[in-house]
Overview: Small-subunit ribosomal RNA, 5' domain from an uncultured prokaryote, 484 nucleotides, folded computationally. The prediction has a mean pLDDT of 81. Rfam family: Bacterial small subunit ribosomal RNA. Its family is annotated with structural constituent of ribosome and ribosome in the Gene Ontology. The full RNA is in RNAcentral, with records from ENA.
Context: one part of a larger RNA
RNA sequence: GAAGGAACGCUGUCGGCAGGCCGAACACAUUCAAAUCGAACGAUAAACCACCUUCUGGGGGGUGACAGUGGCGCACGGGUGAGUAACUCUUGGGAACGUACCUUUGAGUACGGAACAACCAUUAGAAAUGAUGGCUAAUACCGUAUAGUCCCUCCGGGGUAAAGAUUUAUCGCUAAAAGAUCGGCCCGCGUCCAAUUAGCUAGUUGGUAAGGUAAUGGCUUACCAAGGCGACGAUUGGUAGCUGGUUUGAGAGGAUGAUCAGCCACACUGGAACUGAGACACGGUCCAGACUCCUACGGGAGGCAGCAGUGGGGAAUAUUGCGCAAUGGAGGAAACUCUGACGCAGCCAUGCCGCGUGAGUGAAGAAGGCCUUCGGGUUGUAAAGCUCUUUUACCUGUGAUGAUACUGAAAGUGGCCCUCAGAGGAAGCUCCGGCUAAGUUCGUGCCAGCAGCCGCGGUAAUACGAACUGUGCAAACGUUAUUC
Numbered sequence: 001g002a003a004g005g006a007a008c009g010c011u012g013u014c015g016g017c018a019g020g021c022c023g024a025a026c027a028c029a030u031u032c033a034a035a036u037c038g039a040a041c042g043a044u045a046a047a048c049c050a051c052c053u054u055c056u057g058g059g060g061g062g063u064g065a066c067a068g069u070g071g072c073g074c075a076c077g078g079g080u081g082a083g084u085a086a087c088u089c090u091u092g093g094g095a096a097c098g099u100a101c102c103u104u105u106g107a108g109u110a111c112g113g114a115a116c117a118a119c120c121a122u123u124a125g126a127a128a129u130g131a132u133g134g135c136u137a138a139u140a141c142c143g144u145a146u147a148g149u150c151c152c153u154c155c156g157g158g159g160u161a162a163a164g165a166u167u168u169a170u171c172g173c174u175a176a177a178a179g180a181u182c183g184g185c186c187c188g189c190g191u192c193c194a195a196u197u198a199g200c201u202a203g204u205u206g207g208u209a210a211g212g213u214a215a216u217g218g219c220u221u222a223c224c225a226a227g228g229c230g231a232c233g234a235u236u237g238g239u240a241g242c243u244g245g246u247u248u249g250a251g252a253g254g255a256u257g258a259u260c261a262g263c264c265a266c267a268c269u270g271g272a273a274c275u276g277a278g279a280c281a282c283g284g285u286c287c288a289g290a291c292u293c294c295u296a297c298g299g300g301a302g303g304c305a306g307c308a309g310u311g312g313g314g315a316a317u318a319u320u321g322c323g324c325a326a327u328g329g330a331g332g333a334a335a336c337u338c339u340g341a342c343g344c345a346g347c348c349a350u351g352c353c354g355c356g357u358g359a360g361u362g363a364a365g366a367a368g369g370c371c372u373u374c375g376g377g378u379u380g381u382a383a384a385g386c387u388c389u390u391u392u393a394c395c396u397g398u399g400a401u402g403a404u405a406c407u408g409a410a411a412g413u414g415g416c417c418c419u420c421a422g423a424g425g426a427a428g429c430u431c432c433g434g435c436u437a438a439g440u441u442c443g444u445g446c447c448a449g450c451a452g453c454c455g456c457g458g459u460a461a462u463a464c465g466a467a468c469u470g471u472g473c474a475a476a477c478g479u480u481a482u483u484c
Base pairs, nucleotide, nucleotide: 001484002483003482006480007479008478009477014354015353016352017351018350019348020347021313026311027310028309030308032306036071037070040069041068047063048061049060051058052057079266080265081264089190091188092187093186094185097183098182102179103178104177105176107174108173109172110144111143112142113141119134120133121132122131123130124129150159151158152157164171165170166169192238193237194236199229200228201227204226205225206224207223208222209221210220211219241263242262243261244260245256246255247254248253268289269288270287271286272285291302292301293300294299319345321344322343323342327341328339329338330337331336358388359387360386361385368379369378370377371376392425397417428473429472431470433454434453435452439468440467441466442465443464449456450455
């Protein structure tokens, strides 16, 4: 000198664009953050429509709440950086793989069956939640048939499918082939410190066979061999998410990894699998543990490192806001529903950028202040006065953009624009011995104090404190800590 996710002191008009728990991956009250489909399915309260009727009701139709079966989604989006020194990440390659939804292609979509929820009845429990019996539908489940470019094969053969719906044209369903996308796996190079860590290793290294997986492989098991790694740093210990980037620097390099983007890992702690195209799953399940809560003491419930918010910690970091109008996502044929993603608003000079706090004229060089050699000098065209302007803020009127089309909530904002009045509402902070731009007087007297370094202060201190003058920067200015 530069930088910032800064903090502190003093001061503070406005706007735009960004950013905002770096430490306790500490504990969390409360609301919300993942639902949707009646054009898959049965049942159904109230209300509505028309019909029959013994006036009690019955069946039918469309609308249709809370639920239930079923489908798709919940593996995305959002958060955090604890762990990890590793094929985790980066870059460049590879072969032995999977891929729901989407696109393309040519085929098929036949015939049957048995259940289980909801519901009804009985019943256990304080609750959470159940238990028993009975009825029922389906795009839920099962069987048979059929079958090729599918799978297996000893090449003879053997095996595996399907589901319908609404109204007349679509959406679906099954098996297969390809594409796209996304992912799993393997490898070369690179990826912090310590030798006051020198030896490490038995599924260890390799082979055969089998199992397992979507797939390769000691991934697992049996048997066989005795290998494998290491001063080119193994092993051990410490620290740490990695990268694009950011920052500094002429560069080389150093430091760093907030926001944004890619990858990874995690979801109270540890472990496990289920479902599924995909998870070993943040707002799913089971087991164990710690903690918190409810209890009728028998037993149960919970997981903010989602958005807000609370306590705590700390030098320190915001609202328990509005909306799905835009962009995007899930479901749906659609209308639409959901969406603390997202878009907006609120708070904070936290940063960067922009504007303003007036302009011209004005010497009696006014008054006051300070200094003085008492003549004067300086503050100083500064003020006053006179003439103007109106950015911005304020007031009045009008009424855009954001949307391609139906569609623009609230707020921004009564904006841009037009109009009125009036200089009216808007400047501070640091420093002045040298480095380093800018000095005089008074007070103090090695005291009080200053200080980044050198150093000032013991009676005339340009260095302490005050005043006046001056310097620098400016809605900021200084200080502290950090990096170059």